[in-house]
This is a predicted structure of a 1405-nucleotide RNA (small-subunit ribosomal RNA) from an uncultured bacterium. It matches the Rfam family "Bacterial small subunit ribosomal RNA". Gene Ontology terms of the family: ribosome and structural constituent of ribosome. Its mean pLDDT, the model's own confidence on a scale to 100, is 82.
C1' cells in the first nucleotide's frame, strides 16, 4: 500500500466481498511449564447455610465464673476432700452511656438532567473526629433501664408495680466571647461585608485514670475527656458559562406556569411552599412528546481528522425486593436502621408474626457462556480503646479456567548405502519424504528426586541511650510470617517426560495421485462438482502459525462508500416547473476609533492511574518504580493586517430621471374572409362513402355532386424564418383601448440602497372537477362493421363527456437546454435580431444588448461543452449516496373528488447503470454491387409402373454410420457363400495372424471313417538350401507379447463437407485514442476480383485474387512408326514401293497485350456488328479453396488418450439375415405416343480397356450363347455406335403406344442361383392419355436429345458413378420483388450473438 467481482473486450460510476488490528468472549481439535493481569456481559430474577460492624469496665449500675490468701464447719489418724465467710484479683452474658454503624464493599435499574466533564461564583451556606491559638471546666435537682415481684402471648414480643448509678438528663451561677438591636467609617449598588463604639437582652460545661504526699479530708502533678467562641485542614451544599445521543412520520408547550409584593421554611438562595397582584415564560439556534442511555478519566481502531466503546482500575452520580415517608445524627431521607403500603417466601396453636446476598463464598433458574460454601489479619488500610487488644469476606494470599498477554522448553553437532517403507512417475530407472531416521558424540534449561533455604518486618508495649525543654523528638534493642519449606541456590540420573491446528482454484504463501460423477459435498466474494475435479472425500507432499490453531459474533480500518481534512448533480443516483421575497448566509472603494473574532507573552487549572519520551528494578520480557510532557478552559497584559462593531466620506455595483426604439408580452372590445357542418330552394340521377380488400353507414321519401341564399361555432392559410416577445407555463387574422416590460443613448439625481433565499406568497401546458353558458369540427367512453385462433386494439361508420366562454378549484408533465441563480475573468471565425456610431441610404471598421453555428486553450469516463461553458474562481439555495421492494405502505397536511405533497421498513439480488469499442443481427433503416437469385426462356420433379436409398413397422437378426441447406443411386467403384461387423447353432482358449526361445521333422499329397462344416481319428508316402555354424517351412510346449468393426468424433491426429472460387483475412513500423480499439483496409472512379488508378497519417508487407500448371482452339520448327497419302508407281485393301506435303502424334516455340484506331475519362479503364487476327477484351474447361464458422462428419478406412471384455464383447465353421412390407419421403429409369412406333436399306465418332484377357474370322443356335480360333501385353490386333438419312406401314385407339406383372422354355458365371444373379426366346399385356399445392436444373457447343466406354467384378441386381463423342436450340427488358453473398453507413437493452433477449397473460405444479 491494495485486491476480487457487472463486459466478448474497454473506460467510468457504483455497490458487495477479502487481506489488518482488537476482544470480559463462545464453539471445534489439541495441550509441557513459569510470570503478570482477567473471569455472571443473560433474570436490578429468586435464594438454603455460614461469615461480611463493632468496640470501650480508664463513663456507669452491676456481676455469672475462675484464681490466690486468711478463717470457720463436716468427714478422716493424718495428708487431704467437700462446704461456707471475709479480702485481693479476674471479669462471661445482658443493660444504661459514648464513638462508629452516612466509611469500606456491591451491582448500573432509573435518569437526556447542572447527572456528568470543564471553567468560574457563593458579600447566600454547613462541617463530628483532626491541627493552631484563646477562655473556661461552678452549684444543685429529678428520673428511667438493668434488677426484683406480679402478669399476657404458641411465638415474636410485651404490660403493670417497686429499687438504683453515670461522661444519660434537667434547673440555676459566671460570660473572655458569641448572637440580637443601634451609631460611625470604609468597600462598586445593596437589606451585605469589614473595622470601631455604646446600653440592654439571650447564651456553657463532666468527669475518668495513673503517680506522689497525707491517718483521713484533701492537695500537687501527668494523661484522656467536657464547654464557649475563633482560625485552619479536609469534606459537603448551592448557582452559572460552555460541552453532552436519536426521531420533525413529535410543532406548538406551559397555570405555580413567568414575574412582582409580603410571609413561611431551610445550613443557605430560590414558586422550594403560601396569600395577593400582573399576564407572562419557552420554541425551527428545535420547545413539547416518544423511544434509547449511568457520565468522565480512559479503551479499540485510524496517517490524521474521525468512528466505535465505557468490562477490569480511579473519580462522580443514582440505587439497595417495589413505591412512599420521616426520625436520629456533624453528616442519611440511611444496602446488613425505623414506619406505612404492595408483591413474594417462611413460621403459626389461625389469634398473629418473621425476612430482603446489586457484601464474600455458595444454590437452583435463565443462558453459547463466566471460578472455592478456601487461608490469614503477617503486611496495607479502617472502627473502637490510654494501651494491650478486639473486629474487619476491605485487603493480602492460595484454589479453578489456554480466557488474555509476555517468556522458556519439547534437544544440539556430526551423519548418504541419499537405507527400508510410503507417494508419484516417462516404471530394470527416476523424483520426493530427506540429514529426516538409524548410528556416533555432546548438553541437561523446564519437569522428577534430594539437600540447604529467603526477602517481604517497618515496629507495639517494655528496656537502653542522645538532645533540649520536665514531655516531646531521634537512635539502638525488642514479641510477631497466612503465604511457605514457596521463590531461590546446590546436587543426582537420563534424550530421557512434552506438538499440534488450519490451509494449499484466484484474491493468498503452499500440488500431485486415487475415489466420486450437478451425486455426495464445498463456499468469505468470484464460484467449484454433469467420467481425466490442483475447488468435494482420502492419501502423499507442501505452506502458515505454534501450546496453540481455526470458526463464529461484534467494533474500527481498508471505505475519499456522508467527502471539515476529502465527493458529486447534461447522459451514471442527484437542479426545486417558474418568479417575488421575510428570516438567515454572503457582500464595492477611502479613512478614524474600538478590540468581539484573530495572534503573542505570563499565571491558574487540566486528580491519580493510563498513553508518549527518558531512565531504572524483577536473569529477559510482560509487569513495576522514578522523572518529564499533555488538548482544552479560565484570568491577565499586549498587537491591530484581515473579519465584525461605531463614525465620516466616495461612485464604479444598484435604482431613478430624460431622449429614442422593439416585440405572436398581457387583459378587454369590435370587425373580417376561407373552410366545415347544418337548413331552405334549384339543377341532376343512382349510387355515395370508406378500405389493403370490404362491410356497417347514407341514398329513388332523390343521397353524393353542383348553384344560390341563410345559420352556427371553432380555428386563423400564405407571410413564417436557426425570427421575435415573455420569469416559466406559454403567445400568431385585423383594428382600438388599457396595463406591463426589455434594450440603446445620455450621465441629471440617490449613495451600497446589493446577491442569494429555507419557511411563505403568487403564477403554472394538457387532461380532470364544480356552477352557468355554448356546442360547428374533432372526439375518450359506448355501439356497429371489419381484421384475427381470439381482437374488450390498430382500420372503418357513428357518437356522449370533453374540446370553446365566464367564475371557482386542482397543481401535475420528457414542466427538457434532462444543464439553479448572481458576479468577474479567459483565443478566434461566421450568420442573424434591436439600438448607437459613421455614412455613400444601406455597403461597413467599431460598440451595447440578444438569438444561432464552427473551433483554440481548458474541462470531461467518454459522447461532448467551449464568452448563452459542462473552462477559471467566489457567494447563496436545492438535491444525491447500489438495484428491486417503491415514489409503495402507515401517519400527517391539502383537495368536492380524482388525486397531490411529505415518505419508510421487512424481504431479496451481486449486481443495476453511463459512455464508447468490435462483432453478430434487423422487420415495415439507407446507399452501392454481385450470383440461373428473380425476371425472360427450354426441359424436368411432384400423378403412374419399376429401380434404388431413407424413415417407420416387423423380425432371432433385419449389423453400423450419415439427418435442413451441407443425410436419403450417401460410406458401398459390385451383400448368393466369402465380404459381414448382425442372429441361431456347433467348436477353440497363448488363441485366426505376427515376433522371440528350447524341442521335433519336412510342409504337403493320396485314401478311409465320423460330422452340416470347422474339426477329430487312422493308413500310406515324403524335404530344400548351406560357408556345415545354421537358415527356410511346418508341428508342438512354456512364457512374454495377443485380440476386440466394444464405448467416447463432446479427449484427439489425419481427412472431408459447407459458407465459397465469396473477396476477403491479417501483420510490422508510424500516427490517433486513458483504453477496448482505430487508421492502413475509408472516400471517388474502375474491375470478375482489397483488380487497378486517383485521393489520403499513413508507409510497406503477408495469406487469399490474378499469373505460373493441365486441357481445348491457330500457326511455326523438329521428328515421322504402329499414324497419314497430295504427287508417282502398285493394289481387293496405304496392301506395298515411296513421300515428309497434309491429317495426326510427341517435343519445342509463336500468338492476345486494350498492343493499334476512334470516342469518353486526370488516370485506371470503358465503349465500337472498328481494323487486323484462328482466337478480342479472363477464348472455353479443369486443377488450385485465405483467416475462420458449424463442439459439422468420421474412434467402421487408418492412427491414437482414457474406459470396458479376456474359456469372451476374442476366434473358427454351417445355416440364416443385411433383399422382410400396411405405409411415408428423396433420387432415378421407362412411358403416356404420330417431332412417334414397327420393318427394311444406307452413313459418320471420340475416349477408354484388354493376358485366368480382348477375341477377328468360320461354323451351330430364332436368340442369350456355344465350338474352333488368326491377331494383340497394343497409334499395328480386338471392341466399334445411336439418334440421323431413304423407303414402307400404322391413323389417334389404352392403340402396331406403354411395357410392369405372371406362365413356360433356355443360356452363362459360379462349390452352390430356393430364400437371393444377370441375360435370351415364346406367351401374358397392369398402371399410365402429360400430372394439385409446390418445386429443380440450365446462358452456348450450354440446355435438350442420342448412343459408346471404363472402374469395381467369377457373375451381377448399373436405370447408379466416372468419362467420351454425335445432333444441337430458346431467352436475358432489367434489378422493383424472393433467396444467398460482399462493402459503407445507421440502430440495438443481442455477445450461447434474432433459433438472441424479453413484458404481459393463461394453465399446471
Nucleotide at each position: 500500500a491494495g485486491a476480487g467481482u457487472u463486459u466478448g473486450a474497454u473506460c467510468c460510476u457504483g455497490g458487495c466481498u477479502c487481506a489488518g488490528a482488537a476482544c470480559g468472549a463462545a464453539c471445534g481439535c489439541u495441550g509441557g511449564u513459569a510470570g503478570c493481569g482477567u473471569g455472571g456481559a443473560u433474570u436490578a430474577g429468586g435464594c438454603a447455610u455460614g461469615c461480611a460492624a463493632g468496640u470501650c469496665g480508664a463513663a456507669c449500675g452491676g456481676g455469672a465464673u475462675c484464681a490466690g490468701c486468711c478463717g470457720g464447719u463436716u468427714a478422716g489418724c493424718a495428708a487431704u476432700a467437700a462446704u461456707u465467710g471475709g479480702c485481693u484479683g479476674u471479669g462471661a452474658g445482658a443493660g444504661u452511656g459514648g464513638c462508629g454503624g452516612a466509611u469500606u464493599g456491591g451491582g448500573g435499574a432509573g435518569g437526556a438532567a447542572c447527572a456528568c466533564g470543564u471553567g468560574a461564583a457563593c458579600a447566600a451556606c454547613c462541617u463530628g473526629c483532626c491541627c493552631g491559638a484563646g477562655a473556661g471546666u461552678u452549684c444543685g435537682g429529678g428520673a428511667a433501664a438493668a434488677c426484683c415481684g406480679u402478669u399476657g402471648g404458641a411465638a415474636a414480643c410485651g404490660a403493670c408495680g417497686g429499687c438504683u448509678a453515670a461522661u444519660a438528663u434537667c434547673c440555676g451561677a459566671u460570660g473572655c466571647g458569641g448572637c440580637g438591636c443601634c451609631c460611625u467609617g470604609u468597600g462598586a449598588c445593596a437589606u451585605c461585608a469589614c473595622a470601631g463604639g455604646a446600653a440592654c437582652g439571650c447564651u456553657a460545661a463532666a468527669g475518668g485514670g495513673g503517680g506522689c504526699c497525707g491517718c483521713a479530708a484533701g492537695g500537687c502533678u501527668c494523661c484522656c475527656g467536657c464547654u464557649c467562641g475563633u482560625g485552619g485542614a479536609g469534606g459537603g451544599g448551592u448557582u452559572c458559562g460552555c460541552g453532552c445521543a436519536c426521531c420533525a412520520u413529535c410543532a406548538g408547550c406551559u397555570u405555580g406556569u413567568u414575574g412582582g409584593c409580603g410571609g413561611g421554611g431551610u445550613a443557605a438562595c430560590g414558586g422550594c411552599c403560601c396569600a395577593c397582584c400582573a399576564a407572562g415564560g419557552c420554541g425551527a439556534c428545535g420547545a413539547u412528546c416518544c423511544a434509547u442511555a449511568g457520565g468522565g478519566g480512559u479503551u479499540c481502531u485510524g496517517a490524521g481528522a474521525g468512528g466505535a466503546a465505557g468490562g477490569u482500575c480511579c473519580c462522580c452520580c443514582a440505587c439497595a425486593u417495589u413505591g412512599g415517608u420521616a426520625c436520629u445524627g456533624a453528616g442519611a431521607c440511611a444496602c446488613g436502621g425505623a414506619c406505612c403500603a404492595a408483591a413474594c417466601u417462611c413460621c403459626u396453636a389461625c389469634g398473629g408474626g418473621a425476612g430482603g446476598c446489586a457484601g464474600c463464598a455458595g444454590u437452583g433458574a435463565g443462558g453459547a457462556a463466566u471460578a472455592u460454601u478456601g487461608g490469614u489479619c503477617a503486611a496495607u488500610g479502617g472502627g473502637c480503646g490510654g494501651a494491650a487488644g478486639c473486629c474487619u469476606g476491605a485487603a493480602c494470599c492460595a484454589g479453578c479456567c489456554a480466557a488474555g498477554u509476555c517468556g522458556c522448553g519439547u534437544g544440539a553437532a556430526g551423519g548418504a548405502a541419499g537405507a527400508a517403507g510410503g507417494u508419484a512417475u516417462u516404471a530394470u530407472g527416476u523424483a520426493u519424504u530427506g540429514u529426516a531416521a538409524a548410528c556416533u558424540u555432546c548438553u541437561u534449561u523446564a519437569g522428577a528426586c534430594g539437600u540447604a533455604g529467603a526477602g517481604a518486618a517497618a515496629u507495639a508495649a517494655g528496656g537502653g541511650g542522645a538532645u533540649c525543654g520536665u514531655g516531646a523528638u531521634c537512635c539502638c534493642u525488642g514479641a510477631u510470617g497466612c503465604u511457605a519449606g514457596u521463590a531461590u541456590a546446590c546436587g543426582u540420573a537420563g534424550a530421557a517426560u512434552a506438538a499440534g491446528g488450519a490451509u494449499c482454484g484466484g484474491c493468498u504463501a503452499a500440488c500431485u495421485c486415487c475415489g466420486u460423477g450437478c451425486c455426495a459435498g464445498c463456499a468469505g466474494c468470484c464460484g467449484c462438482g454433469g467420467u481425466a475435479a490442483u475447488a468435494c472425500g482420502g492419501a502423499g507432499g507442501a505452506u502458515c502459525c505454534g501450546a496453540g490453531c481455526g470458526u463464529u459474533a461484534u467494533c474500527c480500518g481498508g471505505a475519499u462508500u456522508u467527502a471539515u481534512u476529502g465527493g458529486g448533480u447534461u447522459u451514471a443516483a442527484a437542479g426545486g416547473g417558474u418568479g417575488c421575497g421575510c428570516a438567515g448566509g454572503c457582500g464595492g472603494c477611502u479613512u478614524u476609533c474600538u478590540a468581539a473574532g484573530u495572534c503573542a507573552g505570563u499565571g491558574g487549572u487540566u486528580a491519580a492511574a493510563u498513553a508518549g519520551c527518558g531512565g531504572u528494578g524483577c536473569u529477559c520480557a510482560a509487569c513495576g518504580c522514578c522523572g518529564u510532557c499533555c488538548c482544552g478552559c479560565c484570568a491577565u497584559u499586549g498587537a491591530u493586517a484581515c473579519u465584525g462593531g461605531a463614525g465620516a466620506g466616495c461612485u464604479u455595483g444598484a435604482u431613478u430621471g430624460c431622449g429614442g426604439u422593439c416585440g405572436a408580452g398581457g387583459u378587454u372590445u369590435g370587425c373580417g374572409g376561407a373552410a366545415u357542418u347544418c337548413g331552405u330552394c334549384g339543377u341532376g340521377u343512382a349510387g355515395c362513402g370508406g378500405u389493403g380488400a370490404a362491410a356497417u353507414g347514407c341514398a329513388u321519401a332523390g343521397a353524393u355532386a353542383u348553384g344560390a341564399c341563410g345559420a352556427a361555432g371553432a380555428a386563423c392559410a400564405c407571410c413564417g424564418a436557426u425570427u421575435g416577445c415573455g420569469u416559466a407555463g406559454g403567445c400568431a387574422g385585423c383594428a382600438g383601448a388599457c396595463c406591463a416590460g426589455g434594450c440603446c443613448g445620455u450621465a441629471a439625481a440617490u449613495g451600497a440602497c446589493g446577491c442569494u433565499c429555507a419557511u411563505g406568497c403568487a403564477c403554472g401546458a394538457a387532461a380532470g372537477u364544480g356552477c352557468g353558458g355554448g356546442g360547428a369540427u374533432c372526439g375518450a367512453a359506448c355501439a356497429g362493421g371489419a381484421u384475427u385462433a381470439g381482437a374488450u386494439a390498430c382500420c372503418c361508420u357513428g357518437g356522449u363527456a370533453g374540446u370553446c366562454c365566464g367564475c371557482a378549484c386542482a397543481g401535475u408533465a420528457a414542466a427538457c437546454u434532462a444543464u439553479g441563480a448572481a458576479u468577474a475573468c479567459u483565443u478566434g471565425c461566421u450568420u442573424u435580431u434591436g439600438g448607437c456610431g459613421a455614412u455613400a441610404u444601406u455597403a461597413c471598421a467599431g460598440u451595447c444588448a440578444g438569438a444561432g453555428g464552427c473551433a483554440a486553450a481548458g474541462c470531461g469516463a467518454a459522447a461532448g461543452c467551449g464568452a448563452u461553458a459542462a473552462g477559471u474562481a467566489u457567494u447563496c439555495c436545492a438535491c444525491c449516496u447500489g438495484g428491486g421492494g417503491a415514489g409503495u405502505a402507515c401517519g400527517c397536511c391539502g383537495g368536492c373528488a380524482a388525486c397531490g405533497g411529505u415518505g419508510a421498513a421487512a424481504c431479496u439480488c451481486a449486481a443495476a447503470g453511463g459512455a464508447a469499442u468490435u462483432g453478430a443481427c434487423g422487420g415495415g433503416g439507407g446507399g452501392c454491387c454481385c450470383g440461373c437469385a428473380c425476371a425472360a426462356g427450354c426441359g424436368g420433379a411432384g400423378g403412374a409402373a419399376c429401380a434404388u436409398g431413407u424413415g417407420g413397422u416387423u423380425u432371432a437378426a433385419u449389423u453400423c454410420g450419415a439427418u435442413g441447406c451441407u443425410a436419403c443411386g450417401c460410406g458401398a467403384g459390385g451383400a448368393a457363400c466369402c465380404u459381414u461387423a448382425c442372429c441361431c447353432g456347433g467348436g477353440c482358449u497363448u488363441g485366426a495372424a505376427a515376433g522371440u526361445u528350447a524341442c521335433c521333422g519336412a510342409c504337403g499329397g493320396a485314401c478311409c471313417a465320423g460330422g452340416a462344416a470347422a474339426c477329430u481319428g487312422g493308413u500310406c508316402u515324403u524335404c530344400u538350401c548351406u560357408u556345415c555354424g545354421g537358415a527356410g517351412c511346418g508341428g508342438g510346449a512354456a512364457a512374454c507379447u495377443a485380440g476386440g468393426u466394444g464405448c467416447u468424433g463432446c479427449a484427439u491426429g489425419g481427412u472431408u463437407g459447407u459458407c465459397g472460387u465469396c473477396a476477403g483475412c491479417u501483420c510490422g513500423u508510424g500516427c490517433c485514442g486513458u483504453g477496448a480499439g482505430g487508421u492502413g483496409u475509408c472516400g471517388g472512379c474502375u474491375u470478375a476480383a482489397g483488380u487497378g488508378c486517383c485521393a489520403u497519417a499513413a508507409c510497406g508487407a503477408g495469406c487469399g485474387c490474378a499469373a505460373c500448371c493441365c486441357u481445348u482452339u491457330u500457326c511455326c520448327g523438329u521428328a515421322g512408326u504402329u499414324a497419314c497419302c497430295a504427287u508417282c508407281a502398285u493394289u481387293c485393301a496405304g496392301u506395298u514401293g515411296g513421300g515428309g506435303a497434309c491429317u495426326c502424334u510427341g517435343c519445342g516455340g509463336a500468338c492476345a497485350c486494350u498492343g493499334c484506331c476512334a470516342u469518353c475519362g486526370u488516370a485506371a479503364g470503358a465503349u465500337g456488328c472498328g481494323a487486323g487476327g484462328a482466337a478480342g477484351g479472363a477464348u472455353g474447361g479443369g486443377a488450385u479453396g485465405a483467416c475462420g464458422u458449424c463442439a459439422a462428419a468420421u474412434c467402421a478406412g487408418c492412427a491414437c488418450g482414457g474406459c470396458c471384455c479376456u474359456u469372451a464383447c476374442g476366434u473358427c465353421c454351417g445355416g440364416g439375415g443385411c433383399g422382410a412390407c400396411a405405409c411415408a419421403c428423396g433420387u432415378g429409369u421407362u412411358a403416356c405416343a404420330a417431332u412417334g412406333g414397327a420393318c427394311a436399306g444406307g452413313a459418320c465418332a471420340g475416349a477408354a480397356a484388354g493376358g485366368a484377357u480382348c477375341g477377328a474370322a468360320g461354323c451351330g443356335g430364332c436368340g442369350a450363347c456355344g465350338c474352333u480360333g488368326a491377331g494383340g501385353g497394343a497409334a499395328u490386333c480386338u471392341c466399334g455406335a445411336a439418334a440421323c438419312c431413304u423407303g414402307u406401314u400404322c391413323c389417334c385407339a389404352g392403340u402396331u403406344c406403354g411395357g410392369a406383372u405372371c406362365g413356360g422354355a433356355g443360356u452363362c458365371u459360379g462349390c452352390a442361383a430356393c430364400c437371393c444373379g444377370a441375360c435370351u426366346c415364346c406367351g401374358u399385356g397392369a398402371a399410365g392419355c402429360c400430372g394439385g399445392a409446390u418445386u429443380c436444373g440450365c446462358u452456348a457447343g450450354u440446355a435438350a436429345u442420342c448412343g459408346c466406354g471404363c472402374a469395381u467384378c467369377a457373375g451381377c441386381c448399373a436405370u447408379g458413378g466416372c468419362g467420351c463423342g454425335g445432333u444441337g436450340a430458346a431467352u436475358a427488358c432489367g434489378u422493383u420483388c424472393c433467396c444467398g453473398g460482399g462493402c459503407c453507413u445507421u440502430g440495438c437493452a443481442c455477445a450461447c450473438a434474432c433459433c438472441g433477449c424479453c413484458g404481459g397473460u393463461c394453465a399446471a405444479g